Record summary:
c-di-GMP-I riboswitch aptamer from a Gammaproteobacteria bacterium, 90 nucleotides, folded computationally.
RNA sequence: UUUUGUAAAGGGCAACCCACACUGAAAGGUGCGGGGCGCAAAAUCACCGGUCUAACGGGUUAACUACCCCAUGACAGCGGGAUCGCCAGA
Numbered sequence: 001u002u003u004u005g006u007a008a009a010g011g012g013c014a015a016c017c018c019a020c021a022c023u024g025a026a027a028g029g030u031g032c033g034g035g036g037c038g039c040a041a042a043a044u045c046a047c048c049g050g051u052c053u054a055a056c057g058g059g060u061u062a063a064c065u066a067c068c069c070c071a072u073g074a075c076a077g078c079g080g081g082a083u084c085g086c087c088a089g090a
Base pairs, nucleotide, nucleotide: 002090003089004088005087012039013038016035017034018033020031021030022029023028037077043083044082045081047080048079049078050075051074052073057069058068059067060066
């Protein structure tokens, strides 16, 4: 440097549920405690595809608190890509 994750050591993260507190229009997110589906990148980044939401804005309507469109919001634990990286083996 490349590649692999069968075993080991030290560990790490935490879907989801529960309690409390907070944030957001929503989707969703944050902190702390208990449990723990799972993960060798479940570390970081919305670049590509995808998914969720639809406040603002636009449209429909006689009108609306109704309906439709829209990402500038979100998901990195949906896939791809980029960057960095622990331990061990080859």